A computed fold for a 109-nucleotide RNA from Rubripirellula sp., annotated as c-di-GMP-I riboswitch aptamer. The prediction has a mean pLDDT of 82.
Formats: sequence, C1' cells, structure tokens
RNA sequence: CUGGACAAAGGGCAAACCGUCUGUGAAGGCGGGGCGCAAAGCCACGGAUCCAGUUUGCGUGCAGUGCAAGAACGCACUGUCAGGCUUGUUGGACCGCCGGGUUGCCAAG
Repeated sequence: CUGGACAAAGGGCAAACCGUCUGUGAAGGCGGGGCGCAAAGCCACGGAUCCAGUUUGCGUGCAGUGCAAGAACGCACUGUCAGGCUUGUUGGACCGCCGGGUUGCCAAG
C1' cells in the first nucleotide's frame, strides 16, 4: 500500500395479527404489536406478483328450443344469464420479491 474476516457504541426501522380511516380493489395512512432487517432509507427504471377495465380462446352451471324418450338420463343449437381459467392490452398496487439507481450513522479507521 492492497485485499479479506471479525467487534463495539448510540440507536433506527417494524412482519404477522388487532383497532381505526381511505379506496371498487390490489393496497395505503394512523395507533398498538415485534417476525425480522446493515440500508427492511428513498426512487416504479427493468423483471416478478397482485387489483380493476377491456380483450383472445376454452370449459362449467343455469335457462330456452329441437330430437330421442313412459319419466329421468342423453344429443344438438341458442342466450345481451352466472362463475372460472387463459391470451393480449390499458390504468393502478407493490421497494420487507429480485435486479438497478441514489442517499446515509458509528467505526476495530
């Protein structure tokens, strides 16, 4: 001089959950509460995830019509009916999911 590991001190933030407020919702604010975090400070820039609208495709349920049928079961078609999954897209959420950017306390210094 370079690289690595390992402390101390003052502290900081605050998960789930509970109460309350805002929002269609994801979620966020405030209070309580601590799971944890050396950036669990900040930023929505790139992914991921989630919400709402719209959209592509495919089932399901329900209703109607027709056929068959003693009735039920079954088959086909229709529905501006009700869910679900999925393709894209728009607008949101999320930084305690990952990456990136940026700021920062003490110090074996």